Bacterial RNase P class A from Aquisalimonas sp., 357 nucleotides, folded computationally.
The sequence was found by an Rfam model in a public genome assembly.
Of the family's consensus pairs, 95% are formed in the model.
C1' cells in the first nucleotide's frame, strides 16, 4: 500500500419563528380559552415469529390427545435467545456455517443412470487351475478354444457398488494371509460434561442411507388476550320492594254489601346502555463506579425520571455549517429476543498478500 474478518457507536448539527401534544403553574369545584415553564419516537418503534410480566376464565392430582424443544455446561423471569466448550463442514488465514438425540423397537421410502442398490451384481475386462471340446505326442505330457465355470483387482454407471495402501499369495483374484491406516467393541487416562487420546487389548470388518418420513426416547406447554379487565354511572324502557288510594276502571268468587289480582301515584333498591375514570407507564428501567466471573451475566453503592394519545401529538418555513442533498422507517399495555429493511460516517481488534528498511 492492497484485500479481507469480527465487533462498538452515530443516524445531519445550530439558531430564529409559526404550529401540534402531555404534565405542572397562573387558577378558584371542574371544564374551556389564554400565558409561562418543562417533556415529546427508533435502532429497528416494523414482521407479530418465539419467550415472559400483567388481567380474566378454568383448574384435586395425574394422564390422553395436540404442539414445541433436541451435542454439553452455564446465564436468564423465561425462551426456539445469549455465553463458553465439543463434534462435523468451509476458508491459506482472521473467521464463518451447523434441527447436531435414536436407523439391532417397529413400519415405510429411494427418481435417473447402471449388468447389478440391501442378506446386490458378471456389461467390458482378467482367468480358465477343475470339467468339456479340438490338435500334437516319444503316452510322462504339451498346446489351443472360451462352452461350463471362477473372479468384485482394473474400466464404466451412480449421491452411494459391501473398508484403503502395499507386500505376499493365486489359474486369475479376493482380509485369503501379513504390515500400516481406518472401523467396531471393551478397558485405561484427561475433562463437571459433550467428548478426546500416535495408551492398551480383542475382532478380519459387519451393523448401508433416510427420523425438517411415520415413529421411539427425554424435557417443556391449561385457555384467551389491554376491544384483557376494574370502577363510577344519565335519559328511555323494563324488573323488585314499601307506602298511598278520595273517586274510579277491568277480571273473578258469591245473592249488591264484601274479598282478591291487575291498571294508577310517590319513594327506595339492584342490573345495565350511552358517557366518563382507571388499567397507562417507576420499569426483570437507564447511567456511572467498584467487585465476582474467560464470558453471557450477577452483586453492591450513588445519581436520574426519559412520550403516554384516544381520530390518536413530534411538523412547516428561513438562515448558516457539514456534506453535495441525509437511507430504512413512525410508539398505542409493557419487557427480553429473533428476523427483515437501511444512504452514509466514525472507531477498536485481528488476518492474508506485496514491497522496502
Nucleotide at each position: 500500500g492492497g484485500a479481507g474478518u469480527c465487533g462498538g457507536c452515530c443516524a445531519g448539527g445550530c439558531a430564529a419563528u409559526c404550529g401540534c401534544u402531555g404534565u405542572c403553574g397562573a387558577u378558584a369545584a371542574c371544564g374551556u380559552c389564554u400565558c409561562g415553564a418543562c417533556g415529546g419516537a427508533g435502532g429497528a418503534a416494523a414482521g407479530u415469529c418465539c419467550g415472559g410480566g400483567c388481567u380474566c376464565c378454568a383448574u384435586a392430582g395425574g394422564g390422553c390427545a395436540g404442539g414445541g424443544u433436541g451435542c454439553c455446561a452455564g446465564g436468564u423471569a423465561a425462551c426456539a435467545c445469549c455465553u463458553g466448550g465439543g463434534g462435523g463442514g468451509c476458508g491459506u488465514g482472521a473467521g464463518c456455517c451447523u434441527a447436531c438425540g435414536g436407523a439391532c423397537a417397529g413400519u415405510g421410502c429411494a427418481g435417473c443412470a447402471g449388468a447389478g442398490a440391501a442378506c446386490a451384481g458378471a456389461c467390458c475386462g482378467c482367468c480358465g487351475a477343475u470339467g468339456a471340446c479340438c490338435c500334437c505326442u516319444g503316452c510322462g505330457g504339451g498346446g489351443g478354444u472360451a462352452c461350463a465355470g471362477g473372479u468384485a483387482a482394473g474400466g464404466g454407471u451412480g449421491a452411494a457398488a459391501c473398508g484403503g495402501u502395499g507386500c505376499g499369495g493365486u489359474a486369475a483374484g479376493a482380509g485369503c494371509g501379513c504390515a500400516c491406516c481406518g472401523c467396531a467393541c471393551g478397558a485405561g487416562u484427561g475433562g463437571u460434561a459433550a467428548c478426546a487420546c500416535a495408551u492398551c487389548g480383542u475382532g478380519g470388518c459387519a451393523c448401508g442411507g433416510u427420523a425438517a418420513a411415520c415413529c421411539c426416547c427425554a424435557c417443556c406447554c391449561g385457555g384467551a388476550g389491554c376491544a384483557a379487565g376494574a370502577c363510577c354511572a344519565a335519559a328511555u324502557a323494563g324488573g323488585g320492594g314499601a307506602g298511598c288510594g278520595a273517586u274510579g276502571g277491568u277480571g273473578u268468587g258469591g245473592g249488591c254489601c264484601c274479598g282478591c289480582a291487575c291498571c294508577g301515584c310517590u319513594c327506595c333498591c339492584g342490573g345495565g346502555u350511552a358517557g366518563g375514570u382507571c388499567g397507562c407507564u417507576u420499569g426483570a428501567g437507564g447511567c456511572g463506579u467498584g467487585c465476582g466471573g474467560c464470558g453471557a451475566c450477577g452483586c453492591a453503592c450513588g445519581c436520574c425520571c426519559c412520550a403516554g394519545a384516544g381520530g390518536a401529538a413530534u411538523g412547516g418555513u428561513u438562515g448558516c455549517c457539514c456534506a453535495c442533498c441525509g437511507a430504512c422507517a413512525g410508539a398505542a399495555c409493557c419487557c427480553g429476543g429473533c428476523u427483515u429493511a437501511u444512504c452514509g460516517g466514525c472507531u477498536g481488534a485481528c488476518u492474508c498478500c506485496a514491497a522496502c528498511c